RNA sequence: CUUAUCAAGAGUGAUGGAGGGGUUGGGCCCGAUGAAAUCCGGCAACCGGCAGAACCGGUGCUAAAUCCUACGGUGAAAGCCGAAAGAUGAG
Numbered sequence: 001c002u003u004a005u006c007a008a009g010a011g012u013g014a015u016g017g018a019g020g021g022g023u024u025g026g027g028c029c030c031g032a033u034g035a036a037a038u039c040c041g042g043c044a045a046c047c048g049g050c051a052g053a054a055c056c057g058g059u060g061c062u063a064a065a066u067c068c069u070a071c072g073g074u075g076a077a078a079g080c081c082g083a084a085a086g087a088u089g090a091g
Base pairs, nucleotide, nucleotide: 001091002090003089004088005087006086011040013039014038015037019030020029021028024070025069026068027067041062042061043060045059046058047057048056049055066085071082072081073080074079
C1' cells in the first nucleotide's frame, strides 16, 4: 500500500501493587471489593497443516460499539448514514 472484519463471544485463577480505557481536546467510565504487566485458563476470526469435521500450529482477543465524540450529509431535536483515523488477519 491492497483487502476483509470491527453491536456476538471469552476468569470468583496466580504473581503484582496504582494506574487504565491507543495519541490530542471534550465527555463518560473502570480501578485497594486490586489498575497496568506477566503466567495460566478461556473465546473466536483469519491463515497454515488436512478433501473436510475434529485436532494441532501461527497471529489475535478476553468491561462498556473501535466506550462516545471531533470531519461531512440529513434532521427542530433526539438520532441516523457516511468518511477519516485506529485495531486485527491475510497478501
This is a predicted structure of a 91-nucleotide RNA (SAM riboswitch aptamer (S box leader)) from a bovine gut metagenome. Of the family's consensus pairs, 96% are formed in the model. Its mean pLDDT, the model's own confidence on a scale to 100, is 80. Rfam family: SAM riboswitch aptamer (S box leader). Rfam's curators write: The SAM riboswitch is found upstream of a number of genes which code for proteins involved in methionine or cysteine biosynthesis in Gram-positive bacteria.